[in-house]
Context: one part of a larger RNA
RNA sequence: CUGGGCUUAAAGGGUGCGUAGGCGGCCUGGUAAGUUGAGUGUGAAAUCCCCCGGCUCAACCGAGGAAUUGCGCUCAAAACUAUCCGGCUUGAGGAAGGCAGAGGUAAGCGGAACUAAUGGUGGAGCGGUGGAAUGCGUUGAUAUCAUUAGGAACACCUGAGGCGAAAGCGGCUUACUGGGCCUUUCCUGACGCUGAGGCACGAAAGUUAGGGGAGCCAACGGGAUUAGAUACCCCGGUAGUCCUAUCUGUAAACGAUGAGCACUGGAUUGAGGGGACCUCCACAUCUUCUCGGUCGUAGCGAAAGUGUUAAGUGCUCCGCCUGGGGAGUAUGGUUGCAAGGCUGAAACUC
Numbered sequence: 001c002u003g004g005g006c007u008u009a010a011a012g013g014g015u016g017c018g019u020a021g022g023c024g025g026c027c028u029g030g031u032a033a034g035u036u037g038a039g040u041g042u043g044a045a046a047u048c049c050c051c052c053g054g055c056u057c058a059a060c061c062g063a064g065g066a067a068u069u070g071c072g073c074u075c076a077a078a079a080c081u082a083u084c085c086g087g088c089u090u091g092a093g094g095a096a097g098g099c100a101g102a103g104g105u106a107a108g109c110g111g112a113a114c115u116a117a118u119g120g121u122g123g124a125g126c127g128g129u130g131g132a133a134u135g136c137g138u139u140g141a142u143a144u145c146a147u148u149a150g151g152a153a154c155a156c157c158u159g160a161g162g163c164g165a166a167a168g169c170g171g172c173u174u175a176c177u178g179g180g181c182c183u184u185u186c187c188u189g190a191c192g193c194u195g196a197g198g199c200a201c202g203a204a205a206g207u208u209a210g211g212g213g214a215g216c217c218a219a220c221g222g223g224a225u226u227a228g229a230u231a232c233c234c235c236g237g238u239a240g241u242c243c244u245a246u247c248u249g250u251a252a253a254c255g256a257u258g259a260g261c262a263c264u265g266g267a268u269u270g271a272g273g274g275g276a277c278c279u280c281c282a283c284a285u286c287u288u289c290u291c292g293g294u295c296g297u298a299g300c301g302a303a304a305g306u307g308u309u310a311a312g313u314g315c316u317c318c319g320c321c322u323g324g325g326g327a328g329u330a331u332g333g334u335u336g337c338a339a340g341g342c343u344g345a346a347a348c349u350c
Base pairs, nucleotide, nucleotide: 004321005320006319007304008303012318014201015200016199017198021194022193023192025088026087027086029084030083031082033081034080035077036076037075038074039073040072041071042070049065050064052062053061054060091191092188093187094186095184096183097182098181099180103177104176105175106174107173108172109171110154114150115149116148117147118146119145120144121143125136126135162169163168206247208245209244210243211242215241216240220236221235222234223233258317259316260315261314262313263312266295267294268293269292270291271290272289273288274287275286276285299306300305323350324349325348332343333342334341335340
């Protein structure tokens, strides 16, 4: 290099945007770089192969041919690739009119619960557990009522429902704002797909600075349990959890399944549009487009399973894998304030 693979055996990048590159719809015409054919020059000799000959044979040697799959030049072809000119509308995008939605950001508002404070009632326990104890309580707890304050989260609705590229998103209102779908088929006319580097986003925990701090709660203290108990259970409790600005850049970041396009039996169900039917509206029915599930035919698969949402059949592009351990370690580089991240071996051993 060819070849084989990536749901679960090693292997899909956490996700997107996009540079270079690779690949790219239909129809004319031109060119002839790739491509194809013909001719010609060259491709040293020896070697290899074929054949003839010489040493008694052979090795060996001599002669001829073939081969040298390559490269240059000339001529020709024009289907395909490429390129140039022109055209097209089905890919892609735009426009107009509608629709659904926890999509995002900011501000404001709301009630339930909880905790605390103050006051009232009340008077001995409360709390907690398998059982207890630590703890709280006559300086009046728990319970109950009223008032006030505070922070965080938004019951029911809620749904194998929805939206988002992923991470993720759930009280209500307003403002700003992204994307999607449907209908019309009006416009542009291949403007497309993928995407090494790059850039952006990226749960939780963690970092820096300033706030905030109700509840919960690593660490820590105490009570139990136990042979011990650096745990499980209980009483406390600080970072943290929350906000603003910043860093970090990782997860079983999972569908353990990269993106795009095309094709290949069905059944059933949910969500959002359109159409038909209905005199009209609504329901029901039928149909069509988009999205999300379930079951299964063929096929595929080691099997489990998958099965128009493919793990089927093909094409294009990217990423990744090559026995287990050593090891995601060492070293170097790079990045970060740090913790760390990214890149990433070998000896040795089985």